[in-house]
Context: one part of a larger RNA
Parts: sequence; structure tokens; C1' cells
RNA sequence: GAACGAACGCUGGCGGCACGCCUAACACAUGCAAGUCGAGCGCUUCACUUCGGUGAGGAGCGGCGGACGGGGUAGUAACGCGUGGGAAUAUGCCCAAAGGUAGGGAAUAGCCACUGGAAACGGUGAGUAAUACCCUAUGUGCCCUUCGGGGGAAAGAUUUAUCGCCUUUGGAUUAGCCCGCGUUGGAUUAGGUAGUUGGUGGGGUAAUGGCCUACCAAGUCCACGAUCUUUAGCUGGUUUUAGAGGAUGAUCAGCAACACUGGGACUGAGACACGGCCCAGACUCCUACGGGAGGCAGCAGUGGGGAAUCUUAGACAAUGGGGGAAACCCUGAUCUAGCCAUGCCGCGUGAGUGAUGAAGGCCCUAGGGUCGUAAAGCUCUUUCGCCUGUGAAGAUAAUGACGGUAUCUAGUAAAGAAGUCCCGGCUAACUCCGUGCCAGCAGCCGCGGUAAUACGGAGGGGACUAGCGUUGUUC
Repeated sequence: GAACGAACGCUGGCGGCACGCCUAACACAUGCAAGUCGAGCGCUUCACUUCGGUGAGGAGCGGCGGACGGGGUAGUAACGCGUGGGAAUAUGCCCAAAGGUAGGGAAUAGCCACUGGAAACGGUGAGUAAUACCCUAUGUGCCCUUCGGGGGAAAGAUUUAUCGCCUUUGGAUUAGCCCGCGUUGGAUUAGGUAGUUGGUGGGGUAAUGGCCUACCAAGUCCACGAUCUUUAGCUGGUUUUAGAGGAUGAUCAGCAACACUGGGACUGAGACACGGCCCAGACUCCUACGGGAGGCAGCAGUGGGGAAUCUUAGACAAUGGGGGAAACCCUGAUCUAGCCAUGCCGCGUGAGUGAUGAAGGCCCUAGGGUCGUAAAGCUCUUUCGCCUGUGAAGAUAAUGACGGUAUCUAGUAAAGAAGUCCCGGCUAACUCCGUGCCAGCAGCCGCGGUAAUACGGAGGGGACUAGCGUUGUUC
């Protein structure tokens, strides 16, 4: 000198765009953050009724979605990430193509009856529907095969135009797996390893593989640093720099891992699942003491910690997501508004003229000098602000939270708007008074003990400017 997610001191007019718990992955009151479908199904309540129906709800079965989106970075030195390759794989919804959609059956929730419990939540009986479940048929293609053969599918709805359902092939997308290279410090860590290293048979998986298992062999890694330990999410990037290099990994984007702590599986195309389930633990809450409920590292917000970091806001109008044939519903994603000089950028705090060089302050060799064209005065202007009216684009026929916002416009009066640090040298900027090794200053050198340009005040001056200075960190 540059930079900052900064903090602190003094000061503070406006706008645009960004950013805003770096500390306790500490604990959380309250509200909201994932629903939707009656064009899958039976039942039921209410309103209207021309008794034909129509409309609006309710719990339940069923389907799809809750694996996306959102959060923080605890763990992880690892095929985790980055980059470049690979073969033994799966893939709901989507696209293209071929073919099919036949005949039957038994249950069950809701509802009703009885009943247990304080509650959470149940139990028994009767009985009902389906795109829920099961069987049979067919099966081009599909799978297995000892090549003889064997196995295996479907679901309907309705406003009659469509939406679905099943099998197969290909694509697209996404994901899993393997490998080369790169990726922190420590040797005051030198040996580590028994499923360990390899093989065969088997199991398991969508798939390869000690992934698992039985048997066999005794291997395998390591001073080119194994093992142990410390620290750490990685990257695109950011910052500095002429570059090389160093430091760093906030916001935004990609990937990973995590969701009170530890473990486990279920469902599913996909999870070993933030707002799902089970078990154990700690903590908090309810209880009739028998037993139950919960998980903000979602958005706001609270306590706590801290030098320190915001509103318990509006809207689905746009973009996108889920469901639905659609209308539409949901969406703290998102878009907006609020707060903060936290940063970057822009603008203003007036312009011209004005010498009795006014008054006043300060200095003085007492002549004067300086603040200083500075002020006053005179002549103008109105950015921003205030106030009046108009009033968008963003939306495509309609639909605008933002918002009567931006913009434009009438009026108003110089009117409402300047500070901070420094002045011994480094380093731009000097005098007077006070103090007297005191009080104090200080980044380094060093100032102060009676003439201090270094302390404190004043006048003057220098630098930057809605900021300035200090502290911290990096180059």
C1' cells in the first nucleotide's frame, strides 16, 4: 500500500446494489416451513331443490409426492474432493417403438355394537368398496435351461374425448462401482496387519469385489514415510502480487457427509430417510404414578455464550417445485418489503460577485501580519429533501405482493444536511499559553526535570471525507 462476513471510538444528509452468529453441531416458548387427488373407492354431515339432482365439507382405504427444495460444517487426510479414464450395473416420472388390457375370488379400514385406558392409544364381534390383495387364462417379445422343457402380466375412470394399466426394446436423465495422478503438520510416531494378502467353492447385491462364509496357501504395506497422532469438509473461486508464490475456502455455484447422541432396519425407482419407524442414552414436558410426548444445523423469534451479526413482516404477482384431466390447492423455495454507513458505487451540504481587506479571534519587533473573498451585502440556481398532481414496465386475453413504488411534474426557500485524524523525524502540515521526569504521549527512534513545533488547550495549517481513526487478520 491492498484486502475484510469485521469490532471499537467520534461523527452522520440522500439514493442504488450487495452483505449480515466467524463464538455454543449450546438449549429452545410460539407460529408457520409438504402436501395433493372425488376423473381410483365405499361411507357420512350440511345447504339448496323443480325431489330428477346440484353444491360445499368430514374421517378412512388407495395413488403420487414427503429421497426434491431448505439448513448448518460436527465428522472425514478418505477414491471424500479435483482431474482424466474404465466395466460388471440399476433407473419412478419423461421420449420413441412393438404387443396386450380376458375370466374369477377372498378379505379389510371406515361405519355399527360391546369394551380397556387419566391420556397417548387400543381390544373383540358383525358387516362393506376399490386403480388395495389373490388365483386362473393368454403371452409376440422376456427370464432360466441338461435344449427335452420350465417360469412369468395387467385396472379401470369418465362429461366419449381422453387419461390411465401391463410386458418388452431403445433413448434420455440420474445414481451406484473400479482405477492413474494430485490433495495438512509431526520420526521427540518405525515397524503395522489374521479376513489380514491371495486362490477355489458357495452366499449376497442392481452390479464387481474378503462384501460375507468354508477350505487351502502365507502372504501384504513400509524411510519414495506404512502405522500412530495433530489439524481440516474438498473444489470453482477469493485476496495479495509484475509474476512465480503465499494466505484463504463468508456470500454465489458443484460435490461430500450430517440432522438431540449411538445403533438398526422397514417402505420404496430411489433413504438406511432433517419436519418417517424401532431400540438404547442424555435432556425437557404431561400424568389419575400404571404410562406417555418431544427434537429449529428450515423461516422468523427467545435465552445463553460473545468484541460482534437483523423482522415472531407481505405475497404466491413472477421464476421454479409437489399433487391434479383441469379449475385449483400447497410452497418461510422464491420474489419482495423492514433493520444495520457492514462494504462498494453515485450525489449533495450551494454558484457568481464582493476590500472600509469590516467586526471578532490569534500572533506581533506594536509598524503590522493572519484567519480572508472567508463573512456580511448584491445577483442567481434548486440536485437531494419537503410538498402537489400524474403514474408505469415487470403480464401473454385475465391475474402485481412490491406499491400509489420507480419515473415525470407544479410549488417552496440557501432554505433541512460536516466531520474525523494528524502537524519532532520517518511523513504532508507551526506558533502562543499552561505544565515542569509531574500530568501525560508513543508504530519505531524517543519526548516531558521552567523558554516542550513531541504532554494539555487555543489560533493557524495538512490529509481524507459521510466518513475518519484505532485494534485484529492476510499478502

Predicted 3D model of a 475-nucleotide part of an RNA (small-subunit ribosomal RNA, 5' domain) from an uncultured prokaryote.
The RNAcentral record of the full RNA draws on ENA.
It matches the Rfam family "Bacterial small subunit ribosomal RNA".